[in-house]
């Protein structure tokens, strides 16, 4: 970076810096915002996908202990990689629409 698959219901805050817009883009609305939004940083949290281990189940071995090896399940638990932490992707319309994750190229 183009395509593919899945999701966009719910969930989750404090502090510091900055200083005017922000909610992807266009249009029409509607909301948030100097009582400091948006953005960046720190810590914390949430849990969408992915990875690993434990608990659990099966088989085999044996020093017969819940030990070792292999396989399975995915409810739960611990950690990790991204992501996320106003409003249904804020609502509607339009569009090769957007965002996030995964597996490869």
């Nucleotide at each position: 970076u183009g395509a593919c698959c899945a999701u966009c219901c719910c969930g989750a805050g404090c502090g510091g810096c900055u200083g005017a817009g922000a909610g992807a883009u266009c249009u029409g609305g509607c909301u948030c915002u100097g009582u400091g939004a948006c953005g960046c940083c720190g810590c914390a949290g949430c849990a969408a996908c992915c990875c690993u281990g434990g608990c659990c189940c099966c088989u085999g071995c044996c020093u017969c202990g819940c030990g070792c090896a292999g396989g399975g399940a995915c409810a739960u638990u611990a950690g990790g990689g991204u992501g996320c932490u106003a409003c249904u992707g804020c609502c509607a319309g339009g569009a090769c629409c957007g965002a996030u994750g995964g597996a490869g190229g």